A computed fold for a 78-nucleotide RNA from a Bacilli bacterium, annotated as c-di-GMP-I riboswitch aptamer. The prediction has a mean pLDDT of 83. Of the family's consensus pairs, 95% are formed in the model. The source organism's lineage runs through Bacteria, Bacillati, Bacillota and Bacilli.
[in-house]
RNA sequence: UCCCGAUAAAAGCAAGCCCACUGCAAAGUGGCGUCGCAAAGCUACGGGUCUUUUCAAAAAGACAGCCGAGCUGCCGGU
Numbered sequence: 001u002c003c004c005g006a007u008a009a010a011a012g013c014a015a016g017c018c019c020a021c022u023g024c025a026a027a028g029u030g031g032c033g034u035c036g037c038a039a040a041g042c043u044a045c046g047g048g049u050c051u052u053u054u055c056a057a058a059a060a061g062a063c064a065g066c067c068g069a070g071c072u073g074c075c076g077g078u
Stems, first nucleotide, its partner, number of pairs: 004076002012037002018031005035065001041071003045068003048063006
C1' cells in the first nucleotide's frame, strides 16, 4: 500500500414513532428517539422504486438506510 473484517479498542451515524418548519407531492431540515449500520461518509453516473403532469409517451423532481459504480476515511486480531 492492497485485500479482508474481529464477542478488540477509540470514535461515529441514526430506521421507525412523535413535534416543528419547507414542499402540490415524493421527500427534506432540525429536535427527541433507538431499528440497525465496517463506510448508514460523500457523489444522482447506470439500473430500480417513488412523486407531479398525463390516456399514454415525454418532461421535471425525490430516494445514497434499494442495487451497482466512483471518491475519501478509523483500527489492525486472523